Formats: sequence, C1' cells, structure tokens
RNA sequence: GGACCCGUGGUGGAAUGGUUAACACGUCGCUCUCACACAGCGAAGACUCCCGGUUCGAUCCCGGGCGGGUCCA
Repeated sequence: GGACCCGUGGUGGAAUGGUUAACACGUCGCUCUCACACAGCGAAGACUCCCGGUUCGAUCCCGGGCGGGUCCA
C1' cells in the first nucleotide's frame, strides 16, 4: 500500500428495515438467614463509534471518516 471482517449497557452478545434494542454475567434493593453464600422477586444501566445520504421509518441499506482484527504485498 491492497482485500476482507468487526464496532450495540461495566463485560459477553442477539435484534438485519417497523413498539420506550432481547438474553446471560455483573451492579443495586427486597425476601430468606443469627450472619454470609445459594435461591426467589424487583430495579437501574446502551438514543447502537462519528458525520452525511436513501426511506414514511435505519442498530440494519449506501458513502466518507475513526478505531480494532485477519490475510496479501
């Protein structure tokens, strides 16, 4: 320098055009216990890397950036 893939709560990770974006772990509260752990119940937490475009509507499609990874040279 070239090709391809990825970027979504603290972490992992789904949703692939259509409701305030699942789930698990973690965090917090309540119940339980003498207490802790386990378990049960509940809550908070991401406007989806950034800027534009397409569309009635974008996490999803297109373009340009930024960052990461793999391969080639």